[in-house]
Context: one part of a larger RNA
Molecule: large-subunit ribosomal RNA, domain VI
Organism: uncultured Eubacteriales bacterium
RNA sequence: CGCAGGAGAUUUGAAGGGUGCUGUCCCUAGUACGAGAGGACCAGGAUGGACGCACCAAGGGUGUAUCAGUUGUCGCGCCAGCGGCAUAGCUGGGUAGCCAUGUGCGGAACGGAUAAACGCUGAAGGCAUCUAAGCGUGAAGCCGACCCUAAGAUAAGAUCUCCCACUCAUUAUGAGGUAAGACCCCUGGAAGACUACCAGGUUGAUAGGUCGGAGGUGUAAGCGCAGUAAUGCGUUAAGCUGACCGAUACUAAUAGGUCGAGGG
Numbered sequence: 001c002g003c004a005g006g007a008g009a010u011u012u013g014a015a016g017g018g019u020g021c022u023g024u025c026c027c028u029a030g031u032a033c034g035a036g037a038g039g040a041c042c043a044g045g046a047u048g049g050a051c052g053c054a055c056c057a058a059g060g061g062u063g064u065a066u067c068a069g070u071u072g073u074c075g076c077g078c079c080a081g082c083g084g085c086a087u088a089g090c091u092g093g094g095u096a097g098c099c100a101u102g103u104g105c106g107g108a109a110c111g112g113a114u115a116a117a118c119g120c121u122g123a124a125g126g127c128a129u130c131u132a133a134g135c136g137u138g139a140a141g142c143c144g145a146c147c148c149u150a151a152g153a154u155a156a157g158a159u160c161u162c163c164c165a166c167u168c169a170u171u172a173u174g175a176g177g178u179a180a181g182a183c184c185c186c187u188g189g190a191a192g193a194c195u196a197c198c199a200g201g202u203u204g205a206u207a208g209g210u211c212g213g214a215g216g217u218g219u220a221a222g223c224g225c226a227g228u229a230a231u232g233c234g235u236u237a238a239g240c241u242g243a244c245c246g247a248u249a250c251u252a253a254u255a256g257g258u259c260g261a262g263g264g
Stems, first nucleotide, its partner, number of pairs: 001152001005163007015149004021049006033038001051106005060099003066093005071086006110144003117137004166176003181259004185201005206252003209248005215241003222235005
């Protein structure tokens, strides 16, 4: 820009893409078969490998500043307590998120038309013949079925709902102000390169803060007691705590602007 008014939702599916793998064991059955050795088709069941998609409840990994311990040095006048730097100084843990080595699921079943092949009926050619007319069975393959995208599918589809017939000009598909609605702008996000998408913008829980909780760390500082002291014990399951779950308008989403039908 188009989809013959302008919008908000919900969809149909032409077409395209994806998937398509396979082992072992049990049973049937030590049966059919076979002198024996050996050893099935068909039918049913169980459990794996690789591959793919999704997820983080559990068991794990990471988790650059979440907790603790600790070395050297510098600083806060000193003690104590803290802070900076040293790969995140080093070490031990670890929330959310992300992840695979973890977990769940998938290939299937089924239908249609067939290939090779196997048949029925059957002439030419009194027989025979699956073929010449006609009719069947038959594959991991083909077309569907399953999953994803999808009306720029210009053949531009369908359904539901909302908005209304303004003003000026007039040859007009012109100009302007509006409606439903949308955008700018702003607060953000399990969305994201940007954009887009999604949740919100005071008639508000969108983010931050605060409060409560979960989870993590593991008993803070100060003070008291014991000990010459290092240190230990008590107060104390303490103190601290990023992303998680809630509550709460304290802070910031204020105010405002722009676009947007009236036609055949």